[in-house]
């Protein structure tokens, strides 16, 4: 000095008038509604998507069995997960490092287009032997071996070499792949090393099998309060309506649904929480434990703003100091842990190859 | 705020692992003296972006868009 890999921070600061939303007062008015002074708080890293755990809240319990959906190395973490950490093990990179839905195909079924003898149990072209015809090369039929070679296709029944044989063949051997079984190591995926026989196509993000996890809706859930109202009409219901959600059991149990008409305001749930910051301490780490301190948005489906100055950043001009323009993505609505998607710019931390130098 | 469906040609739309059917519209031919009708021919990133797989409109993901229902 170049070219990258991994992780992680921040994403405008500062005054000033003018406004919002919520708070709180030994304060002033007040018809007790509220209104004013005053003091305090006021968007993210993704508030987004609704993809996933879960927290709460109702359906009497959250019970069993079928069906049905997820998940898929191995060990941790975690309230929980389809997040995360560490490791294994494939496949990439020269490397830092990155990718993998990464259980079974030696249970059963399906599928495997075209092409090609066969896509799972087969033989077209091809090689070998025998008998036949021939007087001989040589061709042809017939019977039996063969799977070494050619062809076909994504993909052909272990690969390569040696030996053998009529021809060939794991038929034998050595090595490599796979399987299997012993033995070390490791909590385990698993890796190592010896022994075995000769070998079992792909596909499960196809059906299925196996382990393991799930009851059903959602805060517009749900409670409470207040107005309003009509036992009008039509159907089902103890032979069991409905509660219950795809089904049955089993619980409950007298309602219940469809037309019509009528209210459609208010409180609550709702923010102290698996909470935040710093410090030690355990642990490789994701996390956990201790202690101190802190209180931190909340609505009408509605607030979190505008404007000038002053700087910071980035472009562009030109008389080096200005002057113009810009300054991402985006916007809380039960709340929380993840995951994806978006996002100008700028910083930081390590660590990897190349090149120059000493 | 929540739930839930669907995106194949310019318009309806069928295929649900092996070249993407059909009708309408639209272009171009044959027919005709010129039209019409009627026959032949053409018109597809299958919303986008990855993944499994030999092979993806289909199967999983995640993204974009459109409707719907819930007070």
């Nucleotide at each position: 000095g170049g070219a990258g890999c991994a992780g992680g921070u921040c994403g405008g600061a500062c005054g000033a008038u003018c406004g919002c939303u919520c708070u709180c007062g030994u304060c002033g008015c007040g018809u007790c509604a509220g209104c004013g002074c005053g003091g305090g708080a006021g968007a993210g890293g993704a508030a987004a998507g609704u993809c996933c755990g879960g927290a709460c809240u109702c359906c009497g319990c959250a019970g069993g069995g079928c069906g049905g959906g997820g998940u898929g190395g191995u060990g941790g973490g975690u309230a929980a997960c389809g997040c995360c950490c560490a490791c294994c093990g494939a496949g990439g990179g020269c490397g830092a490092c990155c990718u993998c839905a990464g259980g079974g195909a030696g249970a059963g079924u399906g599928c495997c287009a075209c092409a090609g003898a066969a896509a799972c149990a087969u033989a077209c072209c091809g090689c070998c032997g025998c008998a036949c015809c021939g007087c001989a090369a040589g061709c042809g039929u017939g019977c039996g071996g063969c799977a070494a070679g050619g062809g076909u296709g994504a993909a052909a029944c272990g690969g390569u070499g040696c030996g053998g044989u009529a021809a060939g063949a794991g038929c034998g051997c050595a090595c490599c792949g796979g399987c299997g079984g012993c033995g070390c190591g490791g909590u385990g995926a698993c890796g190592c090393g010896c022994c075995g026989g000769c070998c079992a196509g792909g596909u499960a993000a196809a059906c299925c099998c196996c382990a393991c996890c799930c009851g059903g809706a959602g805060c517009a859930a749900g409670g409470c309060c207040a107005a309003c109202u009509a036992g009008g009409g039509g159907g089902a219901g103890a032979u069991g309506a409905g509660g219950c959600g795809g089904c049955c059991c089993g619980c409950c149990g007298a309602u219940c649904c469809c037309c019509g008409g009528g209210u459609a305001g208010g409180c609550u749930g709702c923010a102290c929480g698996a909470g935040g910051u710093c410090g030690c301490c355990g642990g490789c780490g994701a996390c956990g434990g201790c202690g101190a301190c802190c209180c931190c948005a909340g609505a009408g489906a509605g607030a979190u703003g505008a404007u000038c100055g002053u700087c910071g950043c980035c472009g562009u001009c030109c008389u080096c100091g200005g002057a113009c323009g810009g300054u991402a993505c985006a916007g809380a609505a039960u709340c929380c842990g993840g995951c994806u998607u978006a996002u100008a710019g700028a910083c930081c931390u390590g660590c990897u190859c190349c090149c120059c130098u000493u | 705020g929540g739930c839930g469906a669907c995106g194949u040609a310019g318009c309806c739309a069928a295929g649900a692992g092996g070249c993407a059917a059909g009708g309408c519209a639209g272009g171009g031919g044959u027919c005709u003296g010129c039209a019409a009708a009627a026959c032949c021919c053409c018109c597809a990133c299958c919303g986008c972006c990855g993944g499994u797989u030999c092979g993806a409109a289909u199967c999983c993901g995640g993204c974009c868009g459109u409707c719907g229902c819930c007070u």